[in-house]
RNA sequence: GGGGCGUUAGCUCAGCUGGUAGAGCAGCGGACUCUUAAUCCGUCGGUCGAGUGUUCGAUCCACUCACGCCCCA
Numbered sequence: 001g002g003g004g005c006g007u008u009a010g011c012u013c014a015g016c017u018g019g020u021a022g023a024g025c026a027g028c029g030g031a032c033u034c035u036u037a038a039u040c041c042g043u044c045g046g047u048c049g050a051g052u053g054u055u056c057g058a059u060c061c062a063c064u065c066a067c068g069c070c071c072c073a
Stems, first nucleotide, its partner, number of pairs: 001072007010025004019056001027043005049065005
């Protein structure tokens, strides 16, 4: 330098051929318990890496850039 994949909640990851974003764990509150753990209930959570474009509408499509991993040279 060329190519491929990835970037979504604090962490690990979903998101059904574009229709307004979810789970588990963690955190917080409570129940239970002599106490802790475990278990159960409730709750808190996100400018979807950044920008521009297409569209009535973008996490999803196009382009550019950033970061990470892999392959080729």
The RNA shown here (transfer RNA) has 73 nucleotides and comes from an uncultured beta proteobacterium. The sequence was found in a public genome assembly. It matches the Rfam family "tRNA". About the family: Transfer RNA (tRNA) molecules are approximately 80 nucleotides in length. The coordinates come from a structure-prediction model, not an experiment, and the mean pLDDT is 81.